[in-house]
RNA sequence: GCAAACCGUCAGAAAUGGCGGGACGCAAAGCUAUGGGGGCUAAUGUGUUGGAAGAUACUAUGCCAGCCCGGCCGCCG
Numbered sequence: 001g002c003a004a005a006c007c008g009u010c011a012g013a014a015a016u017g018g019c020g021g022g023a024c025g026c027a028a029a030g031c032u033a034u035g036g037g038g039g040c041u042a043a044u045g046u047g048u049u050g051g052a053a054g055a056u057a058c059u060a061u062g063c064c065a066g067c068c069c070g071g072c073c074g075c076c077g
Stems, first nucleotide, its partner, number of pairs: 001026002006021006024066001030072003035069003038064003045058005
């Protein structure tokens, strides 16, 4: 310097993110998701089932950098 969980609030279908409070921790807990891997959600789409409502399986174009590897910048000694 940053800011986890949790609480309040806003956005979102959700994952999750913004803002405020709050500190578990962090030399990179800075940036990069159009470097690679991994994970989360399933709106949309498709299938199955059902008279329908719905249920269910798959699916990222959505999300995670405080999951790992890499790249760039980087304090004191």
Molecule: c-di-GMP-I riboswitch aptamer
Organism: mouse gut metagenome